[in-house]
The part of an RNA shown here (large-subunit ribosomal RNA, domain II) has 795 nucleotides and comes from an uncultured Dehalococcoidia bacterium.
Context: one part of a larger RNA
RNA sequence: UCCGGGGACUUACUGUAUGGAGCAAGGUUAAGGAACUGGAGUUCCGGAGCCGUAGCGAAAGCGAGUCUGAAUAGGGCGUGCCAGUUCCAUGUAGUAGACUCGAAACCGGGUGAGCUACCCAUGGCCAGAUUGAAGGUUCGUUAACGCGAACUGAAGGAUCGAACUCGUGGCUAGUACAAAAGCUUGGGAUGAGCUGUGGGUAGAGGUGAAAUGCCAAUCGAACCCGGAAAUAGCUAGUUCUCCCCGAAAUGCAUUUAGGUGCAGCCUCGGGAAUUAGGAGGACGGAGGUAGGGCACUGAAUGGGCUAGGGGGCGUGAGCUUACCAAACUCAAUCAAACCACCAAUGCCGUUCUGCCGAUACCCGGGAGUGAGACAGUCACAGAUAAGUGCGAUUGUCAAAAGGGAAACAGCCCAGACCACCGGCUAAGGCCCCCAAGCGCAGGCUAAGUGGGAAAGGAGGUGGGGUUCCCAAAACAACCAGGAGGUUGGCUUAGAAGCAGCCAUUCCUUUAAAGAGUGCGUAAUAGCUCACUGGUCGAGGGGUCCUGCGCCGAAAAUGUAACGGGGCUUAAGCCUGCCGCCGAAGCCGUGGAUGUUCAGGUACAGGGUGGAAAGUUUCGCUCUGGAAGGUUUAACCAAUGGGGGAACUUCCUUCGGGAAGGGAAGCCGGCGGGGCAGCCGGAAGGGGCGGGGCCGGAGACCCUGGCAACUGCCUGGGCGUGGUAGGGGAGCGUUCCUCGGGCGAUGAAGGUGAGUCGUGAGGCUUGCUGGAGCGCGGGGAAGUGAGAAUCCCGGA
Numbered sequence: 001u002c003c004g005g006g007g008a009c010u011u012a013c014u015g016u017a018u019g020g021a022g023c024a025a026g027g028u029u030a031a032g033g034a035a036c037u038g039g040a041g042u043u044c045c046g047g048a049g050c051c052g053u054a055g056c057g058a059a060a061g062c063g064a065g066u067c068u069g070a071a072u073a074g075g076g077c078g079u080g081c082c083a084g085u086u087c088c089a090u091g092u093a094g095u096a097g098a099c100u101c102g103a104a105a106c107c108g109g110g111u112g113a114g115c116u117a118c119c120c121a122u123g124g125c126c127a128g129a130u131u132g133a134a135g136g137u138u139c140g141u142u143a144a145c146g147c148g149a150a151c152u153g154a155a156g157g158a159u160c161g162a163a164c165u166c167g168u169g170g171c172u173a174g175u176a177c178a179a180a181a182g183c184u185u186g187g188g189a190u191g192a193g194c195u196g197u198g199g200g201u202a203g204a205g206g207u208g209a210a211a212u213g214c215c216a217a218u219c220g221a222a223c224c225c226g227g228a229a230a231u232a233g234c235u236a237g238u239u240c241u242c243c244c245c246g247a248a249a250u251g252c253a254u255u256u257a258g259g260u261g262c263a264g265c266c267u268c269g270g271g272a273a274u275u276a277g278g279a280g281g282a283c284g285g286a287g288g289u290a291g292g293g294c295a296c297u298g299a300a301u302g303g304g305c306u307a308g309g310g311g312g313c314g315u316g317a318g319c320u321u322a323c324c325a326a327a328c329u330c331a332a333u334c335a336a337a338c339c340a341c342c343a344a345u346g347c348c349g350u351u352c353u354g355c356c357g358a359u360a361c362c363c364g365g366g367a368g369u370g371a372g373a374c375a376g377u378c379a380c381a382g383a384u385a386a387g388u389g390c391g392a393u394u395g396u397c398a399a400a401a402g403g404g405a406a407a408c409a410g411c412c413c414a415g416a417c418c419a420c421c422g423g424c425u426a427a428g429g430c431c432c433c434c435a436a437g438c439g440c441a442g443g444c445u446a447a448g449u450g451g452g453a454a455a456g457g458a459g460g461u462g463g464g465g466u467u468c469c470c471a472a473a474a475c476a477a478c479c480a481g482g483a484g485g486u487u488g489g490c491u492u493a494g495a496a497g498c499a500g501c502c503a504u505u506c507c508u509u510u511a512a513a514g515a516g517u518g519c520g521u522a523a524u525a526g527c528u529c530a531c532u533g534g535u536c537g538a539g540g541g542g543u544c545c546u547g548c549g550c551c552g553a554a555a556a557u558g559u560a561a562c563g564g565g566g567c568u569u570a571a572g573c574c575u576g577c578c579g580c581c582g583a584a585g586c587c588g589u590g591g592a593u594g595u596u597c598a599g600g601u602a603c604a605g606g607g608u609g610g611a612a613a614g615u616u617u618c619g620c621u622c623u624g625g626a627a628g629g630u631u632u633a634a635c636c637a638a639u640g641g642g643g644g645a646a647c648u649u650c651c652u653u654c655g656g657g658a659a660g661g662g663a664a665g666c667c668g669g670c671g672g673g674g675c676a677g678c679c680g681g682a683a684g685g686g687g688c689g690g691g692g693c694c695g696g697a698g699a700c701c702c703u704g705g706c707a708a709c710u711g712c713c714u715g716g717g718c719g720u721g722g723u724a725g726g727g728g729a730g731c732g733u734u735c736c737u738c739g740g741g742c743g744a745u746g747a748a749g750g751u752g753a754g755u756c757g758u759g760a761g762g763c764u765u766g767c768u769g770g771a772g773c774g775c776g777g778g779g780a781a782g783u784g785a786g787a788a789u790c791c792c793g794g795a
Stems, first nucleotide, its partner, number of pairs: 001795006011096013026051003032045005055062002065077004099237002102234001106227006117201009126191001128160003131156001135152007164188003169184004203219001205215003212221001240730006250263005264369002266366006277356002279353007291341001292339002297335003301331004306325001308324002310321004372397007380389002402413003417591004422587003428581003431565003437578001439577006450567001456551002460548010477535005483508003488502003514529001518527002592720010603704006614693010628679003635672002640667002647660005731784001733781007741773002749768008
């Protein structure tokens, strides 16, 4: 991983609602008992109790009223109009483990120190080598103490290093040799050393040279069993089919925010009204948004005017001011918390409708939802950021498939009952991939713009407006001129058209020429422009609006910013026109189903016609066993025999004895009684057949009425996407019961085939198999498997 099997809404009680059944102002029994029975059990008793029939009050209590109260007041709760109750089934709630599996934990009682921590007792072990403390001895020295040297000596949490012990670095291993190892290297190795055996300390605890370490591969509180099916507002899973409807992700509240309560929205049942609801038109109304505005409240710019303030001058009075600035004033503005104005929509109401057609409302049963997402629009928050947050509103998704957008829940088109190798369209498309136009007409674009982007930039190009110049010759180009006062004045080292400053920047000669447009020089010089003439000969210049283009334009694997190929009077863009393609949309044909409507049936009357049942009689046949008789079992019982209890009296040595008394059981039994049996055979009953009477069904025809529920038949209308969820109808499995069947001429099971049903499934049959198993009615459930890191087994 796969296969097979197992695997989850149960049961009891108590409410509640619906359906069914019984009885009904009543309903019902419980425990228990009796009868019957082989048993399961059934039937009958049993009225205790419970619910209902009357309420009010805390209660005493009163009672269609009662409580409060002083009250015959008011008010509260009741009264009318009346239906309950028991059982069964189903939905749902509560209490229980309560749909199944799942904690980490908590508590109780025990088991553990053979691992490990520490401790106690008693034992064991440490090759070899090195160093050479104290002390001692001898010698030297000293007045002495002492000091020195050699030798001796043997100390040490001393040194090196095996055993032993530890585990530092590295490598190997890492489904291992091993749930901690192997190799190499390394630390300690006479000590706070290592170690054997025996013993001690126990979980709210022990032990700890202290790491929350260790306490049997487990330790922030061991393990085992129990309380125990702890609890889990959490996660996962929850098993057959078809049909009808179909949500929510909101409000309020919550130790509440991923939970829950109530409401909202869904579903099912019931109800009531001549009648709500929706849509549209008309009319009426509430309101201060968009816009607009600046009288108000504020903000804010410039000017004027002018209190006040600041600066300056002045001893002061005061004067002054290119400063700040209220009020006033002029102009032009701004505002969610400004308004002397004020929409469109939306909302509420009235009314109308050749519109829709039960959608609205009330009561009750059952829910789910209370994480929403994106898009357009209106606001807010943010940075007029976000696939951002938060509201409103509409849509879609959620719970919606189909077509388009290359691909793409939320965008565009459009809502899938089923079938069809039929048709028409929507969005979007029509050169090829790829269904349909290299369609038609007129323009634009040269950038592959199309097929990504801004501020900004540009003699790109098309269209339009406006203005200036121009055959008295414009614009461009070329040839020529571009002068004099003057180097204007000032400044300056210099300033001469051209550093800078000043100036109504003037005058002259001119065809024209600035006290100079730019380059240039230290300053001059030089070049050039404006301006003028000539050559040439027809349009030229400026500016504004606008269509389409250009630049601006850099990203990470590879073209990669049209889906691709590819496209240039287009296969790009704009305008107009015709045609076609294109979906599960619409239409056509057939079929299924829900709902609604209509008709028919069912009803009544009449007519035709005459069945069954019933009744009577006859015949045949099968039954049946009465009255009566006989006999005597049980049973009743006069009387007798035998028996001797209770009880009474007396005596007692208190154990009992004596006398009286006469019950029961026992034996016999006059008489009564009459079962079974036997004799006897009556009434009655069943079946078949024939006849009579009664009867009036079904069927057919005609008429009427429309009268409940349900069913069936025919036809029409409108429907049939669907998650959570509600409702309906079914299939199948196991067992029980009643009925009726199959099976060795082959049951169940297995495996193929055919066939029927919308489906769950059913039926028939071949082979296998070898002994049990279906069907119809009713009932009861351990009743349906693909998922739970599900459980067990197998591969």